[in-house]
RNA sequence: GGACCCGUAGCAUAGCCUGGAUAAUGCGACGGCCUUCUAAGCCGUAGAUCGUGGGUUCGAAUCCCACCGGGUCCA
Repeated sequence: GGACCCGUAGCAUAGCCUGGAUAAUGCGACGGCCUUCUAAGCCGUAGAUCGUGGGUUCGAAUCCCACCGGGUCCA
């Protein structure tokens, strides 16, 4: 220098290909029930404007472009 993949709550992933109105699940955090207490179990709550910026569109996590970060391969 070239090609490809990944980036979504504190952590790990799904959703993207095929755009659709409250972005889902598990673990974790917080509160409650239960328990002599803790753990386990049960119930509930909060937390991500989807890496950044722009474009397309009535509408973008999803499509297009550029950039940033990480990884693999080639030279």
Molecule: transfer RNA
Organism: Candidatus Woesearchaeota archaeon